Fluoride riboswitch aptamer (crcB RNA motif) from a Thermaceae bacterium, 60 nucleotides, folded computationally. The coordinates come from a structure-prediction model, not an experiment, and the mean pLDDT is 80. Lineage of the source: Bacteria > Thermotogati > Deinococcota > Deinococci > Thermaceae.
RNA sequence: AGGAGGAUAGGCGAUGGAGCUCGCCAAAACCGCCGCCAGGCUAAUGGCUCCUACCGGGGU
Numbered sequence: 001a002g003g004a005g006g007a008u009a010g011g012c013g014a015u016g017g018a019g020c021u022c023g024c025c026a027a028a029a030c031c032g033c034c035g036c037c038a039g040g041c042u043a044a045u046g047g048c049u050c051c052u053a054c055c056g057g058g059g060u
Stems, first nucleotide, its partner, number of pairs: 010025004016051006032041003
């Protein structure tokens, strides 16, 4: 490096993907805020890091 066999793999945490970590849940955990309504606002994380998207500023 290759082959064969066995065992392991849950879901969720307000907008995407991945790794790590924390917490919650067993049909539940979970489903942001303001506003009487209409409607409006912030944020891509539960937390950390990276990527993507988005916003603001500067330089070329």